[in-house]
Molecule: small-subunit ribosomal RNA
Organism: uncultured Candidatus Saccharibacteria bacterium
RNA sequence: GGAUUUGAUCCUGGUCCAGGAUGAACGCUGGCGGCGUGGAUAAGGCAUGCAAGUCGAACGGUUCAACUUCGGUUGAAUAGUGGCAAACGGGCUAGUAACACCUUGGUAUCUUCAUUCAAGUCGGGAAUAACUCGGGGAAACUCGAGCUAAUACCCGAUAGUCCGGAUAUUUUAAUAUUCGGUAAAGCUUUUAGCGCUUGAAGAUGAGCCUAGGCCCGAUCAGCUUGUUGGUGAGGGUAAAAGCCCACCAAGGCUAUGACCGGUAGGGGAGGUGAGAGCCUGAUCCCCAGCAGCGGGACUGAGACACGGCCCGCACACCUACGGGUGGCAGCAGUCGAGAAUCUUCCACAAUGGGGGAAACCCUGAUGGAGCGACGCCGCGUGCAGGAUGAAGCUCUUCGGAGUGUAAACUGCUUUUCUGAGGGAGGAAGUCUGCCUUGUUGCAGAUUGACGUUACCUUAGGAAUAAGGGGUGGCUAACUUCGUGCCAGCAGCAGCGGUAAUACGAAGGCCUCAAGCGUUAUCCGGAUUUAUUGGGCGUAAAGUGCGCGUAGGCGGUUUGGCAAGUCUGUUGUUAAAUCCCACUGCUAAACGGUGGGGCAUGCGAUGGAAACUGUCAGACUAGAGGACGUUAGAGGAGAGUAGAACAUACGGUGUAGGGGUGAAAUCCGUUGAUAUCGUAUGGAAUACCAAAGGCGAAGGCAUCUCUCUGGGGCGUUCCUGACGCUGAGGCGCGAAAGCUAGGGUAGCGAACAAGAUUAGAUACCUUGGUAGUCCUAGCCGUAAAUGAUGUCCGCUAGCCAUUUUGAGUAUCGACCCUCGGAGUGGCGAAGCUAACGCGUUAAGCGGACCGCCUGGGAAGUACGAGCGCAAGCUUAAAACUCAAAGGAAUAGACGGGGGUUUGCACAAGCGGUGGAGCAUGUGGUUUAAUUCGACGCUACGCGAGGAACCUCACCAGAACUUGACAUGUUAGUGACCGUCUACUGAAAGGUAAACUUCUUCAAUUUUAUUGAAGCACUAUCACAGGUGGUGCACGGUUGUCGUCAGCUCGUGUCGUGAGACGUUCCCUUAAGUGGGGUAACGAGCGAAACCCUUGUCCUGCGUUAUACGUGUCGCAGGAAACUGCCAUCCUAUAGAUGGAGGAAGGUGGGGAUGACGCCAAAUCAGCGUGCCCCUUAUGUUCUGGGCUACACACAUGCUACAAUGGCCGGUACAACGGGUUGCGAAACCGCGAGGUGGAGCUAAUCCUAAUAAAGCCGGUCCCAGUUCGGAUUGGAGUCUGCAACUCGACUCUAUGAAGUUGGAAUCGCUAGUAACCGCGAAUCAGCUAUGUCGCGGUGAAUACGUUCUCAAACCUUGUACUCACUGCCUGUCACACCAAGGGAGCCGGGAGCGGGUGAAGCCCAGCCCUCUGUGCUUAUGUUUUUAAUAAGCUUAGAGGGCUGGGUUAGCUCGAGUUCGGUAACAU
Repeated sequence: GGAUUUGAUCCUGGUCCAGGAUGAACGCUGGCGGCGUGGAUAAGGCAUGCAAGUCGAACGGUUCAACUUCGGUUGAAUAGUGGCAAACGGGCUAGUAACACCUUGGUAUCUUCAUUCAAGUCGGGAAUAACUCGGGGAAACUCGAGCUAAUACCCGAUAGUCCGGAUAUUUUAAUAUUCGGUAAAGCUUUUAGCGCUUGAAGAUGAGCCUAGGCCCGAUCAGCUUGUUGGUGAGGGUAAAAGCCCACCAAGGCUAUGACCGGUAGGGGAGGUGAGAGCCUGAUCCCCAGCAGCGGGACUGAGACACGGCCCGCACACCUACGGGUGGCAGCAGUCGAGAAUCUUCCACAAUGGGGGAAACCCUGAUGGAGCGACGCCGCGUGCAGGAUGAAGCUCUUCGGAGUGUAAACUGCUUUUCUGAGGGAGGAAGUCUGCCUUGUUGCAGAUUGACGUUACCUUAGGAAUAAGGGGUGGCUAACUUCGUGCCAGCAGCAGCGGUAAUACGAAGGCCUCAAGCGUUAUCCGGAUUUAUUGGGCGUAAAGUGCGCGUAGGCGGUUUGGCAAGUCUGUUGUUAAAUCCCACUGCUAAACGGUGGGGCAUGCGAUGGAAACUGUCAGACUAGAGGACGUUAGAGGAGAGUAGAACAUACGGUGUAGGGGUGAAAUCCGUUGAUAUCGUAUGGAAUACCAAAGGCGAAGGCAUCUCUCUGGGGCGUUCCUGACGCUGAGGCGCGAAAGCUAGGGUAGCGAACAAGAUUAGAUACCUUGGUAGUCCUAGCCGUAAAUGAUGUCCGCUAGCCAUUUUGAGUAUCGACCCUCGGAGUGGCGAAGCUAACGCGUUAAGCGGACCGCCUGGGAAGUACGAGCGCAAGCUUAAAACUCAAAGGAAUAGACGGGGGUUUGCACAAGCGGUGGAGCAUGUGGUUUAAUUCGACGCUACGCGAGGAACCUCACCAGAACUUGACAUGUUAGUGACCGUCUACUGAAAGGUAAACUUCUUCAAUUUUAUUGAAGCACUAUCACAGGUGGUGCACGGUUGUCGUCAGCUCGUGUCGUGAGACGUUCCCUUAAGUGGGGUAACGAGCGAAACCCUUGUCCUGCGUUAUACGUGUCGCAGGAAACUGCCAUCCUAUAGAUGGAGGAAGGUGGGGAUGACGCCAAAUCAGCGUGCCCCUUAUGUUCUGGGCUACACACAUGCUACAAUGGCCGGUACAACGGGUUGCGAAACCGCGAGGUGGAGCUAAUCCUAAUAAAGCCGGUCCCAGUUCGGAUUGGAGUCUGCAACUCGACUCUAUGAAGUUGGAAUCGCUAGUAACCGCGAAUCAGCUAUGUCGCGGUGAAUACGUUCUCAAACCUUGUACUCACUGCCUGUCACACCAAGGGAGCCGGGAGCGGGUGAAGCCCAGCCCUCUGUGCUUAUGUUUUUAAUAAGCUUAGAGGGCUGGGUUAGCUCGAGUUCGGUAACAU
C1' cells in the first nucleotide's frame, strides 16, 4: 500500500497478501566452474582403525649390524627407571537465571617452560625397577627371594633483599638489629654448549573481590538459622572471607519483586527495519560449563583431569563362573529415532603444537581432495540471414488469425566439451662444504599431499546442455473443450447447481531461470503495545464514592554546593563482521591494505552554574486560620401533628356489594356495601414543589427541640508552600438477600383460586406468606450513568434561575446596575468517525492515578482471599469464527404518529354464494383425454368458431435427400404425365396401355454426339422438429396505475454514502398553481395538442322527399377563458354562490400508460443463442381423443313469477354486413325450411321484421300454477365426403330442480346502475347464454373518513436490505470436537524426616617396618673411642587394623507439584 464487515458510507477493529531472510526439508527438473557450508532430533547406543608422545647428549641393561689390533670401537633399535608434555590443541551445549557472561574498577594472591639481573653448583649415604630364580591365575595381572644405575631419593655444609619469631624507631606500613630454618645434578660434539639451585624484576597465564547490565510468571508474598554481624593469642587456602569451627548477639533480604516455579549457555555478532526497535545466538572468534550418570581425591606450576586413578549405579563385552574389561559430546564410520545433514580418503609439502642439542619423531590440529543445486557469485545451452508466413497444433464471425523468423534451409563462431602438447605459484627453509665469520657470506645438494593442478597453445564439431510456477481480484498474464454444488480448487474474500478466463485438459500468454514452487520459522508491512508513535461520552476502555501511606509532581526570591545536566581532554571498543577508498585472483562471489564506524556505555580529570536537586535565609499571589454574616429535604437522637387506611364496638339502614374489556373466584339476611360516632394500630408525609436546595457518592421532604459536618459571601489581620495526585490500605456505600429479637395498617415475590388463551406455570381479578418498618450485626453489589477520574491555568457571548455583597433608588419592600459562588438552556472559535461537546468542555495546556488492545468460549474454569450462606474480588486456556462493533445515509417495514386520496368503507341499487343448464379449471379416469396460463395480475384465458382438417395427443398402417428450400455429381428421356385394372381403411403399392421433352451447335440424308434448360432416379451437402431451456434472449403484454410521481444540469452543504432542489404554508384531479425558501433552471410523466359527442354558422348535395326544403350526410369554422358580479383568502394561487350561455370551472367519452417492481407471462403467434432427435422427437394416412365424470371451484344464462305469464292490436332506433355474398316479391310447408330469382359491388337493393322493453285491450288469481323450462320419446329441416362418438334448428309430446338462496362476497356515483332488444368478427355448419359494438327505457344515494382494503407525502423506531412470508432465541433428538469435575489409579521433579551407607578426606587409638638421637647392658678392645647385638626412651617416614565424623547412593514415610488415564456422568 492492497483485499475483506455494509444496499451504500465514514470510523473503530481484527484477519489475509505483496518484501527480505534460513545450518532448512519436500515436489518437479538439472550443463559447468569458483568460494563457502553440511547431525538443529536421541548430552541415545557404538563394531573397526587412527586422534599424545618424545628424549640413548639423564641411567643401568638387552638385541642386532659393521669394523676389529679380539681388548674393544662405531652404528641402529629398544622394554624399564628418570625428565618434559599429557591441564594445550579437538568436541559438545546437558546443566547453569549465576560474578556464568558483558562493561567498569580493584588486589588479601600464585605463575612450569621462555626473558633480564644477582649469587651458587661442596661433602656423603641408603634403596629400587629392569634382570635372575621360584610361585599363583583361564585371563587381566600378581606375590616372594636376590643383584644393580642415575639429572630418581635422603643426610650434612654454606647462603641471601627467601621463610618464621622477637625487639626498636610515633600504631600500621616501611626500615634497622637479632634468633632460628631451608639449596643444588649432572651430561656432551669439551677454547664451548645444554642443564641444575636460591633470590629479585618484568611479561604471560590464572585465582579472587566490586558497581552496573542480563527472559517469563504475583493464579509464587513473605523468605532465611551458617542464616546476618562480632570475638578467637581457632582451623583452612597460593590468597580476603561463615570458606569451616566454638562462643556471643538477633540480625539479614523483600513490592526498585525477596523466596518459589518455568525456560535458557553468555558475548562479539546474524536477520529484519527509515529509525527506535523486534527476533536469533549455525559456521568464525572470546569466555564459561560438561566428558555414560553421581561422588571423591591423588600427581602437578597448573586438574579435582574427554582418550589418568578410586568408589557407587545403569548399560555392554570376555570368562575356565573364581573374576575381569569398557566409555567416539576427537576424525572417519555404524545402528536407532527423525522431514532432515557427507568419505571408515591423501599428506605432514605449508602454518602451528609437543619432545629433543640436533637430525628427526608424533600431530584426524591443520593443509587438501571426495559427496550434497544447501547457499552466494559467474558462465553456457549458439550467432547472422531466412516466407505477406511450410507442416502439425489451437481458435474462428469460416473470410481468416495465432504459435512465428520460430523451424526447415544457407553462412559463421567454438566459451563449454573431447583428444594432444606445453606449464607456473604456493619453497620459506634444511643439510654438507669453504673462509674473508658475515646487515640476509659463498658454493653444492635437497623438500609439493593437492596434481593427469590453475593457466596457455592446437585439432574436431552446433556439436554435450531448459525447466518450474502462474494465468477471476489482490497480482504481470485468455481462449476452447470436458464436468455440472459432482469431481475438485483455495493465502484471503471466494469459485463449481449446463454457455466456469477460479475445477481438469489443450493451445496461447506472463514470470523467474539451473533452477522454480510448496511447507516451516523470524522481521517487516502492524502507528495492531504507540519512547519516537495510540486511545478510554456512544466503537474495547474512568475504580460506585471519599480519606490517606509509599511514590510521582510542585509558587516567588537571594546565596552556597555541584548529585542530575552541559562541555573540553583522556583510558577503554580483542580480531573478524559493517561502511568507504585502493588493490589481488580474467570479472564477481571471495581475499588483502589503509581509513572510518562500532559501548548513544563505563572510568579518570578540568571547567560552566541557566534549569532540576540539596543546604541556609527571606516573601505572599497557592493552601490554611481568625472575625462578621448567610441559605439549605446535609447527618444523628428524642418527641409531635393532621389527612388517608385497616380493625373493633355501637347507632341508622336493606339487598346487594366488589371487580373487569366482559366476567368469575370473593364479601353479604349470622345484616354486608353506604352513613354517623367512639376507640386502637402501623406505615408514609398531599398542597407548598420548582429547569429549586443540600451532600463525596449512595442518597435526603410533616413540625419542634438537642447535638453535629460541610459550603458561600464580606473585611482586614495571622501562618508562611504547610500544596496536588495517590499503587497498596482504611472508611462509606441503593435495592434485594442473610442472622438474632421485635413489629405488621397498607402493599406484596412464593403460593392458592377465578378469568384470558390452542396452551397461559404470564399480563387482568380475588386472597395471601416471606419481605417492606425498628434495634444490633453481616453482605459490598447496580444502566452505583453525566455511560464523561481528581486538581490547576487559559480561551466570544446571550438568556433563565438559587444564594450572597456593594451601588443607585425608596418611608420601606420591589425594580435596575456592577461583582462572587452554584444550577440550567442556546450558541463563537476549536474539537469530534459522526452524533454532538462548547468557561459545569468532549476546546487549548500541565500534574498524578485507574483502565483498553478482534468476536465467542467468559467475567466462566482452576487456584487464592473474603463471606453464616447467597455469593463477591482476582482471573485464564483449549477450541472456534472472519468478522463482532460505533455513528450516520437511502430504502423497506411497524398490531408508530400526522396530513390526504380512491365505489375503499359508509349511504343506496342490483347481483354472486342455494336450483337447472352453458363454458372454463382442478381432480379423477383413459391407449390418448396434446400444450400453456395459477392470489390480486390463471380459471366464457391463448381459442374472434376442436365432427374430418385444425392437431401438437393415442392406436394402427406407410416413407427416408424426405411434405418444403438451395447446391453438387452420375444416369435416363423407357421417366413423368394421362387413362384403366387389381389390392388396401386410406396413404400407398403392383401391373398394363398411350406418349417418346424443348432450344442451340457440330458431323450430317436419316441418325449420332456435345452444351444449356425441364422432369425423374440414385448420391452427397442438407432439409425438418408445436422437441428442451421465457432462469440465455429479441419483440410483445399484464400489474401497481391515468396513481402523481421519477429524475437531471449547474450550484450549495456534508470527510463520505448522500442531502438541498422535490421539504414548509395555501391550493388543485394533478410535483396543478401561488407564497416562502440555497437554490436556480430543465426533462420524462400530469395538463394541452389528437379522435368522438353535445350548440351555432358557412359551403356542397350521391341520397331522402310528391315538391319546397334540410331534422340527414360530408367538409370547414365559431364557442368556455373563473372572462363578468358578489363573498372569503396573504386580498396571490384559488374557493363558494350567481348572471349570461347549448355547454361552467378537466362539459361527457376515448386514444395516450413516466422511472421502475414482480428472474411476472409467452421458445406453442413470430424471430433467435445453446443443447437434443436424424429409416425419427421428421413426413403422410385412417380411426380415435382434446366433448370422459364420483366430485370441487370460477364466470355466466334462465328462473323461482302478478312491476308477472299468455293472446290480440299498436308506436319509436342506432351501429353494422353483403358478389364463392346479401337475397326481395310470389308460391309450398304448422314450422325449421323449400322453390324462385328481381335488385344490389350499396345514404339507392337486401339483411330488416311489427326491434324489444313500451302503450291499448283481454285472460290467468298466488298455485310448483296458463310460473319455470331441464330432461326424455317421436317426427323432421339445413350445412357438409361424412352429424355414431360429436352439430344447430323446427314440430309434437314430456314437464325435473327451483317459492329469492348460510358463512361470506362482487359491480356501480348519471344518460351511470338496472331492464330491453339489434348488429358484427370468426365461420361450410355450429356448441354464442361468450366477446366486441349499437341504440331504447331510465333510477336511488353519498352524513362523513372512526373502522376494512389499497395508495401518496412528511415524520419516528429498527439488530430488516432476499428488505416482516424479514431477522432471530432457547430446550430436546443424533453425530463429532475441546475443556472442567470425578471414587480412584500410574509415572516424573524438587525439598523434608527416619534408617542404612562405598571410596576418599579429617580426627583418635593400637600394631608392624625402616631411619635417626639419647641412655643402659653385653660382645669387643690395653682404656677411652669405633663397631656389632639386645633393651629402654624419643623424633620422623611408610604400611596395616580398629573406632568416630562427613558423604554419593539405596530404602521407607508424610505432604507438595507436574503430566497421563477407561466406562459413566457435567